The part of an RNA shown here (small-subunit ribosomal RNA, central domain) has 346 nucleotides and comes from an uncultured prokaryote.
The prediction has a mean pLDDT of 88.
Rfam family: Bacterial small subunit ribosomal RNA.

[in-house]
Context: one part of a larger RNA
RNA sequence: UUGGGUUUAAAGGGUCCGUAGGCGGGAAAUUAAGUCAGUGGUGAAAGCCCACAGCUCAACUGUGGAACUGCCAUUGAUACUGAUUUUCUUGAAUCUGGCUGAAGUGGGCGGAAUAUGUCAUGUAGCGGUGAAAUGCAUAGAUAUGACAUAGAACACCAAUUGCGAAGGCAGCUCACUAAACCAAUAUUGACGCUAAGGAACGAAAGCGUGGGGAGCGAACAGGAUUAGAUACCCUGGUAGUCCACGCUGUAAACGAUGAUCACUCGACAUUGGCGAUACACGGUCAGUGUCUAAGCGAAAGUGUUAAGUGAUCCACCUGGGGAGUACGAUCGCAAGGUUGAAACUC
Numbered sequence: 001u002u003g004g005g006u007u008u009a010a011a012g013g014g015u016c017c018g019u020a021g022g023c024g025g026g027a028a029a030u031u032a033a034g035u036c037a038g039u040g041g042u043g044a045a046a047g048c049c050c051a052c053a054g055c056u057c058a059a060c061u062g063u064g065g066a067a068c069u070g071c072c073a074u075u076g077a078u079a080c081u082g083a084u085u086u087u088c089u090u091g092a093a094u095c096u097g098g099c100u101g102a103a104g105u106g107g108g109c110g111g112a113a114u115a116u117g118u119c120a121u122g123u124a125g126c127g128g129u130g131a132a133a134u135g136c137a138u139a140g141a142u143a144u145g146a147c148a149u150a151g152a153a154c155a156c157c158a159a160u161u162g163c164g165a166a167g168g169c170a171g172c173u174c175a176c177u178a179a180a181c182c183a184a185u186a187u188u189g190a191c192g193c194u195a196a197g198g199a200a201c202g203a204a205a206g207c208g209u210g211g212g213g214a215g216c217g218a219a220c221a222g223g224a225u226u227a228g229a230u231a232c233c234c235u236g237g238u239a240g241u242c243c244a245c246g247c248u249g250u251a252a253a254c255g256a257u258g259a260u261c262a263c264u265c266g267a268c269a270u271u272g273g274c275g276a277u278a279c280a281c282g283g284u285c286a287g288u289g290u291c292u293a294a295g296c297g298a299a300a301g302u303g304u305u306a307a308g309u310g311a312u313c314c315a316c317c318u319g320g321g322g323a324g325u326a327c328g329a330u331c332g333c334a335a336g337g338u339u340g341a342a343a344c345u346c
Stems, first nucleotide, its partner, number of pairs: 004317003007300002012314001014201002017198001021194003025088007033081002035077008049065006091191001092188003096183003100179001103177007110154001114150008125136002162169002206247006215241002220236004258313006266291009295302002319346003328339004
């Protein structure tokens, strides 16, 4: 490179937006760039291939032919692709009216629990464990009650629920912002799909500056356990966890399953609309789940939310180790990230 693949064997980028590029709905007209056909020119000779001939044969050589799959010019064809023009409405978008949700940002408020402080009652233990000890406590602890302060998280509702592009999102309420879905007309008229580079977002941990610090808790200290115990268990406890702003840019960032479109039996449950209302069945659109036919699959399984049947575009894979390492480049305050080999070895 060809071919084959990417749920679990190597392999889907963390997600989205979007540039170039690639691909792209129905009809008509024009053109003739791609495409197809004819003709002319050119495509050196030798070589290769075919036929015949010459050296006794062969190698070798000669003659003729074919071929040179190409390029240029010209004359035509017009189904498909392209270009230009006109047009259509089913793709896409917009308008109107509903409706839904833990979607986002900022503010306000709430109760339970915990901790601490003060006061009161009260006296000898409390705490902790497999058992203990370290620890706390007569300078009055633990327990109980009242009040005050603080920070963090929101029991029940709660669900196979819902929303969001993903990360993720849950007390109540207000303001602002965004979105999906449904119904019925109307409007624009292919405005679409994908997306290398690029930009934005992106859990936790970590970093910088300034706050905050109840609980939990890397590091650390002590007590146990043990042959040892740099652990598991216990008592403490600093960073951190929280807030604001800035950085980092990674995760088993998982459905280990890229995005979009079309097609291909059913059953049940459920969320939001519409329709219909008799509170009984059952219809339709968009989701969320379970089971299953065909098919697919190495099997597990998947199965209209495909891993089935097809189409377009992107990303990625090519034996294990060396190695996501070295070097270079680039980004970062750093930690490190991105890109990413080879020798050697089995």

Overview: The RNAcentral record of the full RNA draws on ENA.